This is a predicted structure of a 74-nucleotide RNA (transfer RNA) from Streptomyces hoynatensis. Its Rfam family is "tRNA". The family's RNA type in Rfam is transfer RNA. Taxonomically the source falls in Streptomyces (Bacteria, Bacillati, Actinomycetes, Streptomycetaceae). The coordinates come from a structure-prediction model, not an experiment, and the mean pLDDT is 82. The sequence was found in a public genome assembly.
């Protein structure tokens, strides 16, 4: 240089073929249960989806340009 994958909560991911409220586990917080901790149960919080622009009534999901990771081939 050229080609693949990836980027979504603090982490680890998911999200089919665009559709109304973006979820899961883990952590964090609060409670219950213990003498008290752990463990378990219960419930609360937490993202505008790398970034800018385009299609579209509608885009986390399509195009495109650009940034950072990782692989591959030169």
């Nucleotide at each position: 240089g050229g080609g693949g994958c990836g980027g979504u909560a603090g982490c680890u991911c998911a999200g089919c073929c665009g559709g109304u409220u973006a979820g899961a586990g883990c952590a964090a917080c609060g409670g219950a249960c213990u003498c008290a901790u752990a463990a378990u149960c219960c419930g609360u919080c937490g993202g505008c989806c790398g970034u800018g622009g385009g299609u579209u009534c509608g885009a986390g999901u399509c195009c495109c340009a650009c940034c950072c990771g990782c692989c591959c081939u030169a």